[in-house]
RNA sequence: UAACCACUUCGGGGUGGGGUGAAAUUCCCAGCCGGCGGUGAUGAAGCUCUUUGCUUUUUAGUCCGCGACCCGCAGAGGCUCUGUCUCGGCGGUGGACUCGGUGAAAAUCCGAGACCGACAGUGAUAGUCUGGAUGGGAGAAGAAAAGC
Numbered sequence: 001u002a003a004c005c006a007c008u009u010c011g012g013g014g015u016g017g018g019g020u021g022a023a024a025u026u027c028c029c030a031g032c033c034g035g036c037g038g039u040g041a042u043g044a045a046g047c048u049c050u051u052u053g054c055u056u057u058u059u060a061g062u063c064c065g066c067g068a069c070c071c072g073c074a075g076a077g078g079c080u081c082u083g084u085c086u087c088g089g090c091g092g093u094g095g096a097c098u099c100g101g102u103g104a105a106a107a108u109c110c111g112a113g114a115c116c117g118a119c120a121g122u123g124a125u126a127g128u129c130u131g132g133a134u135g136g137g138a139g140a141a142g143a144a145a146a147g148c
Base pairs, nucleotide, nucleotide: 001147007142008141009140010139015030017029018028019027031128032127033117034116035066036065037064038063043057044056045055046054047053061115062114070092071091072090073089075087076086077085078084079083097113098112099111100110101109119131120130121129
């Protein structure tokens, strides 16, 4: 030190609020929260003779992609085998942003106002409660072996 294989660890946050009601953390009012990778005109530090420039680190829920949930397809494997369970693969589905400012340039900066959030359950409709889930997972870090 690039890729491959295997391993270890890590890998999601949020209402004792008010109102109505027989009943609501589900409705109304008011709050609160923001997974992973990329991009990036933020910020910080360092280097450089200054400008310029370079390096490291860091900056998006609503920009590009990914994951979770759900559906389908073909396949492999297990078993108490005309079914059932598990596993990985492929495909599909899959939310949300404007205005103003600065500027050479803003989808990311600053300001303001908006908007979005799987499935199942529930005495009443859930991003926030309970559950599948001590699961899975985008990925992150580490160490080892081997090669150069």
Molecule: FMN riboswitch aptamer (RFN element)
Organism: Salibacterium qingdaonense